[in-house]
RNA sequence: UUCCCUGUGGUGUAACGGUAGCACAGUGCGCUGUUAACGCUCUGGUCUAGGUUCGAAUCCUAGCGGGGAAG
Numbered sequence: 001u002u003c004c005c006u007g008u009g010g011u012g013u014a015a016c017g018g019u020a021g022c023a024c025a026g027u028g029c030g031c032u033g034u035u036a037a038c039g040c041u042c043u044g045g046u047c048u049a050g051g052u053u054c055g056a057a058u059c060c061u062a063g064c065g066g067g068g069a070a071g
Stems, first nucleotide, its partner, number of pairs: 001070007010024004018054001026042001028040003047063005
């Protein structure tokens, strides 16, 4: 330099183009002699900028980050 894969809460991982879920972690409450465990509740996310579309996490383009291959 070129090509390929990948990017979703703090972490891991889902999501036919149509309400972004789940688990762990965290907050609050309940449970009780206390803690742990357990139950309920809440908080928090689509890498960036454009495009296509009635509608984009999803499709397209460019960039950025990570991984790989060739030279």